RNAcentral holds the full RNA, with entries from SILVA. This is a predicted structure of a 589-nucleotide part of an RNA (large-subunit ribosomal RNA, domain V) from Candidatus Nitrosopumilus salarius BD31. The coordinates come from a structure-prediction model, not an experiment, and the mean pLDDT is 83. Rfam family: Bacterial large subunit ribosomal RNA.
Context: one part of a larger RNA
Order: sequence, then C1' cells, then structure tokens
RNA sequence: AUGCAAUCUACCCGCGGCUAGACGGAAAGACCCCAUGAACCUUUACUGUAGCUUUACAUUGGACUUUGACAGGAUUUGUGUAGGAUAGGUGGGAGACGUUGAGAUAGGGACGCUAGUUCUUAUGGAGUCGACCUUGAAAUACCACCCUGAUGUUGUUGAGGUUCUAACCUAGGUCCAUAAUCUGGAUCGGGGACCGUGUAUGGUGGGCAGUUUGACUGGGGCGGUCUCCUCCCAAAGAGUAACGGAGGAGUGCGAAGGUAACCUAGGUACGGUCGGAAAUCGUACUGAUAGUGCAAUGGCAUAAGGUUGCUUGACUGCGAGACGGACAGGUCGAGCAGGUGCGAAAGCAGGUCAUAGUGAUCCGGUGGUUCUGUAUGGAAGGGCCAUCGCUCAACGGAUAAAAGGUACUCUGGGGAUAACAGGCUGAUUCCUCCCAAGAGUUCAUAUCGACGGGGGAGUUUGGCACCUCGAUGUCGGCUCAUCACAUCCUGGGGCUGUAGCCGGUCCCAAGGGUAUGGCUGUUCGCCAUUUAAAGUGGUACGUGAGCUGGGUUUAAAACGUCGUGAGACAGUUUGGUCCCUAUCUGCCG
Repeated sequence: AUGCAAUCUACCCGCGGCUAGACGGAAAGACCCCAUGAACCUUUACUGUAGCUUUACAUUGGACUUUGACAGGAUUUGUGUAGGAUAGGUGGGAGACGUUGAGAUAGGGACGCUAGUUCUUAUGGAGUCGACCUUGAAAUACCACCCUGAUGUUGUUGAGGUUCUAACCUAGGUCCAUAAUCUGGAUCGGGGACCGUGUAUGGUGGGCAGUUUGACUGGGGCGGUCUCCUCCCAAAGAGUAACGGAGGAGUGCGAAGGUAACCUAGGUACGGUCGGAAAUCGUACUGAUAGUGCAAUGGCAUAAGGUUGCUUGACUGCGAGACGGACAGGUCGAGCAGGUGCGAAAGCAGGUCAUAGUGAUCCGGUGGUUCUGUAUGGAAGGGCCAUCGCUCAACGGAUAAAAGGUACUCUGGGGAUAACAGGCUGAUUCCUCCCAAGAGUUCAUAUCGACGGGGGAGUUUGGCACCUCGAUGUCGGCUCAUCACAUCCUGGGGCUGUAGCCGGUCCCAAGGGUAUGGCUGUUCGCCAUUUAAAGUGGUACGUGAGCUGGGUUUAAAACGUCGUGAGACAGUUUGGUCCCUAUCUGCCG
C1' cells in the first nucleotide's frame, strides 16, 4: 500500500542457492629485459688436456752384408793455341833407368777429348830418356810437397737389410706348490733386440675441461653509432642534451718552412688571326664576389693571397705570467743564455692564416751517458737522455691470447623495461559541420561534391611507458546478459530531379524485435535458404573462483628453409594435466 488477511517493501537476524566484484586464493612471473649471475650443449671462439702419433736417447746384445761421411796411408788422373805431343802447380836437379831384363812384336784389361796414355802376360836379348826448336811456365830423366777427380784398403761413425740368442714378451704344451682355468717356479716350444716401458720433443686432439662472447638504445633484437675538427640547435659572456640538423679528419709539404724585395685578384662589356661559352692580347666598368694543399667557421690588401733571391729558427738549454680545466691531458707566451739564417738597418725567425691529422701505463728494441754494478776488478742487468714498436678505432686503452645455442633450462631482480588489458594522446580511423569549383540538359546545395578549413567520438592501426612482473589468465565458441544511438525493422515527419508502386536524402524516435545451415580454430568472410529486419558499437576487444580448449604459446616428433653445428623460423604438421569446500560486497529464493 489494502477493509482485513495473503502479498510486497523498509529495519534486525538466519537458512538454501549463484558467482559479477573484493585488481579473490595458490606459486618472490616460466613470457620480456637486466646481472661484467649460473648451468648444460655446439663449433673452423680462446687456452689447455686425456688419448693417438712422430723423432731422439735409455732399457738394448752378437754376426754377416749393402751403402754414405770423415781421417790416414797406397796407386793413379790431368790434350786451349804454337809445338815431335794428352805439358796440373811449385822447388831441387845434370844425369837417371836397365841381365833383379831396355827398345820392339803379339794377346788381354782400364781410361779416353779417338790422338793416345797406362797396367799385365808371352817372345826376345841391350838399349831407352834427358839440356836442344817452340813456350808466360821445361821435362813423369830422377826426387820431394801440394791441387782436381778416380780406384781399392784400414780406422771411426751414420743409414738400410738379413740372421742369431741371452735381455724382454708369451690368455701355447707339460710338471710342481696343489683337492685350484688365480699366482709363482721349472721345462719344452713360439716371438725377439722388435714390442713394451721411461724421459724429452713436433703433430693431431670439443673426447674432456676452464672461460669469454662490449655498451648506447623511446623494451630488446636487426640496423646505426663509439675518438678528433667545423657550423646550427645554444636562449647577444663561458658552458649546455637527444638514435636533433649539416659536413669533414686518422694527413700533406725540404718547400707549400724562414727572411728580404716586389706584385694584386675575380667578373662583365667591347675590340682582336687560327680561337670556340672559357686559352693568350688591349681598353673601359666593377671592386674582393678571387685565392688560402684539404671540411666548415672566423680571418686575411700592412696582405695570412702571388713572384723572385739567399737560405734551414721545421734550432739547443730555459721560461715570468696567463687561458682552459675533476684529474690526466691541452693551449698561448714576452724575456734570458748559446750558436744560426735573411736584411743596409730597425728587426724578423723556437715550422706552416688559425682551429682536425690522434693513443696513457706496462713490456720490449736501438743510439748515447762524468749514474749504478750484491766480497773486489770487470761484465750482465738496471737507471737517465734521445728515439722506435698499438684501426689497444668499443679510440681514459679489463688479457699477450676468446665465438655461438638453450622451447631441457635455473637463480637474483625489474612494472627502472616489452607482449594482454586499463590510462594519457588522438597522427591514423569513424562521424559531423563550414566554404562551394564542378557534375546534375538549364540550375552549386533533389542528389553528388574537388581544392581547402573547423569540430566531435574514443570502436582501428599507432605513439607514450603512468598502476600491475612477491602473476591484472590471452583468441574464438557456448551460456547469461546490460547500456549507448551515429536506427537494420516496425512508428511520426520535411524536401525531392516525389504522377502511382518503388525510392533518394534529412529530422524525431531506443518500446519491442533483430535467422538457420555448409567451409574454416577462426572473429571476419564467401556460399545456400529464409526474414519486417538479419543494426553499429561500449561493457578488462562484457563474461574461464561459469563451461570449452579448436587456435596461439612449454617439454616429444617430422617437413621445407636457414645455420659447419648446438639449434632457429608472426612457416607448416601430429600430440599435449584448465585447481579452488564462497569469509565480505552483490544477486536470487
């Protein structure tokens, strides 16, 4: 409220339910970033190392043989031309050799520049050679020493091969300790100075180990950058940031330095052979626009610009005082002493018009030095002076020496820093308005509206990185919704290039309504068939302490591609644990 009751509502209390909230509970986030954190894994990251291997020596001995090196001694070997002819060099030297068998002949061997040299055997029985002529050099007539090459021998030593047995080896047989497939001993065999082992040494060596693998960064990665110079930013002293805007340097020059003297560009117009837009020449005008080794800025005519002469001050020892500065570094500098160049002199000169052209310390090299010198004298080493060696360029340089993977991962931290959501912003997006060139046969505004301009919304893609990393669960679907209106349908109207039926556009209006299937994880979309219509959005892209778990986004596995590899891929593919008994608020009975 109602006549009363039932019923509803308000207050107090309770019971049964539901989960929207308590950024609910659980687990110091596993994603992301950071740490001069960790662990495993990889490799042509770095440094080691087990193992394997090479060589030398030792353990490790005998014999034979082949072949080198060195040394001793022996025997030999040597034609350029001229020339008797195959003259190695130097010295001595006038005689040397020969019945202990010369010349000659025959056979054989070696060498060879094809001319000959030399050795040996046989025959044979007395000569052969030397200074002469040529030559730089004179006799292998004779002797000595030496050189080049060769042959054989001895010694030392190296390498290779064969063989022996005694080191060493023997999971071969037998015997013993001994009731023993261990072990030891004995013996017979088999190998054998090899193997094995030790020391030293070169190689190989992710098999194993220890580590490294930069920072900045509108998250990180990819890209870019890291030192120095010039300008702007820079707010009229100095200084001043950004992954703000523009450019340069990592040197050059013995003249492009010093000094003395002298000179003045560049442009335009006109004239003038080849000759032109520009070559060299002349006149006029203009005046620093030229030039400066190289970027920019500031300078520069007294030139700092150009030319010529002479030169080395592109010196040694110092340095009052300043600039600038966290420090370390950096910059300017009159003047003094020594010696020097140019100039008549006054003077100028300790590089260059100025500002870039660079690297601390340690370690090491070279030259010098009245320094030091481990008992003393020296020396070695060190110091001092001068100088050299770093794209230590991540340029105040961690080491002489260092790359990667992790979805198998781990720890400490961070909302100092990303992915979701929220917030701020509103470039982009959507909506709307203004102006009205034009289209609309004519006519801007029925309708459409260029070039531009003003707003609104907070649905997109973004920007920022403000709460949250001692956890705010993420796409889609299911369920359940609720709100806005910029209205899809239904309702009411204005205008129309509205005849009517259909429409177009604008205004009002949110009461109600606003599809089912096929494909796909899909939102979306396409298709099929309906419907009066199949609205647009917000609600942590509403809703996982309500469900699902197809997708994404762990561990397994595969393909393609990339990578040497471990592995990786908004590429694909199969599989893959979804917890919570409701205290409070809220809601229902």